[in-house]
A computed fold for a 120-nucleotide RNA from a Clostridia bacterium, annotated as c-di-GMP-I-GGC riboswitch aptamer.
RNA sequence: UUCGAUAAAGGCAAACUCCGAGAAAUCGGAGGACGCAAAGCUACGGGGCUAAAGACCGGGGAGAGGUCUAUGCUAGCUAGUUGCCGAAAAUACCGAUCUAUGCGAGCCGGGUUGCCGAAA
Numbered sequence: 001u002u003c004g005a006u007a008a009a010g011g012c013a014a015a016c017u018c019c020g021a022g023a024a025a026u027c028g029g030a031g032g033a034c035g036c037a038a039a040g041c042u043a044c045g046g047g048g049c050u051a052a053a054g055a056c057c058g059g060g061g062a063g064a065g066g067u068c069u070a071u072g073c074u075a076g077c078u079a080g081u082u083g084c085c086g087a088a089a090a091u092a093c094c095g096a097u098c099u100a101u102g103c104g105a106g107c108c109g110g111g112u113u114g115c116c117g118a119a120a
Stems, first nucleotide, its partner, number of pairs: 001119004011036002016031006034106001040112003044109003048103002053099003057095003065085003068080003072077002
C1' cells in the first nucleotide's frame, strides 16, 4: 500500500419490547440480534426525515382587541412622534404549503482515527 480467509482475539447491534427525553423526526438506557471489517468519529458535498418557531394561504366562525419595549410603579396600569398590528376583520382556534436554526454517519460520497491477519 492493497486485501478480508473455512484463522484467531475481540467489537458494534436492525426490527421488536419496556423505561426515559422531545412538538416531531429522532435520541438515551435495559433487553434483543437483522446485519456490519470501520455499523469508530465527523453533517463537508449529494440525497433523505421532521416543521416547534417563522412565513404565507385557506377554513368554520367570532366581533375588538392584540402585541413590543421600559431606569416607570400603584402590578395592571402608565408612557413610548399616532409605539406597532387591527372592522380592508386583527388576536385566539383548526388545516394546507414553504423554510432548518432540528434529526440522521446502519443512504451514497468525502475527511479522519484504528484492532487482528494475509499478500506485496
The model forms 90% of the base pairs in the Rfam consensus. The sequence was found by an Rfam model in a public genome assembly.